[in-house]
RNA sequence: GGCCGGGUAGCUCAGCUGGUUAGAGCGUGGGAUUCAUAACCCCAAGGUCGGCGGUUCGAGCCCGCCCCCGGCUA
Numbered sequence: 001g002g003c004c005g006g007g008u009a010g011c012u013c014a015g016c017u018g019g020u021u022a023g024a025g026c027g028u029g030g031g032a033u034u035c036a037u038a039a040c041c042c043c044a045a046g047g048u049c050g051g052c053g054g055u056u057c058g059a060g061c062c063c064g065c066c067c068c069c070g071g072c073u074a
């Protein structure tokens, strides 16, 4: 350099063929329980969906360029 995969919450990841409110587990905060702690249970906060541009009535999802991570190859 070329090819492939990936980038979504603090972490690990889902998101099926473009439409609806962007979600789960863990973690964090609060509550309940307990003599107290842990565990279990309830509630909540937290996201420019890597960046810019484009297509579309509408983009996490499609297209282009760029950045970052991993692998293969010369």
Base pairs, nucleotide, nucleotide: 001073002072003071004070005069006068007067010026011025012024013023019057028044029043030042031041050066051065052064053063054062